[in-house]
Molecule: Glycine riboswitch aptamer
Organism: uncultured Thermoactinomyces sp.
RNA sequence: ACUCUGGAGAGAGCUGAUCUUGUCGAUCAAGCCACCAAAGGGGCAACUUUGCGCGUUUGCGUGAAGAAACUCUCAGGUAGUGGGACAGAGU
Numbered sequence: 001a002c003u004c005u006g007g008a009g010a011g012a013g014c015u016g017a018u019c020u021u022g023u024c025g026a027u028c029a030a031g032c033c034a035c036c037a038a039a040g041g042g043g044c045a046a047c048u049u050u051g052c053g054c055g056u057u058u059g060c061g062u063g064a065a066g067a068a069a070c071u072c073u074c075a076g077g078u079a080g081u082g083g084g085a086c087a088g089a090g091u
Base pairs, nucleotide, nucleotide: 001091002090003089004088005087006086011033013032014031015030016028017027018026019025034078035077036076040074041072042071043070047066048065049064050063051062052061053060054059
């Protein structure tokens, strides 16, 4: 990386438009509000690595980089389908 399996959360929201004789229903990155966190992305952090300076009983200060399932809610998502971090098995 590929295949299979498992895989949470949150309105099947309201209004409008279109399709339809009408209803039901369907569609719409049309508008509005409420929410979720586990595609992705951003932020901080314990910690790790490294440079510099000081010190020299393995330390202190400082710069940089990496860094979560924490956090934000940009993206994504809120019946089902699909997606889905992550886990297990196989190649």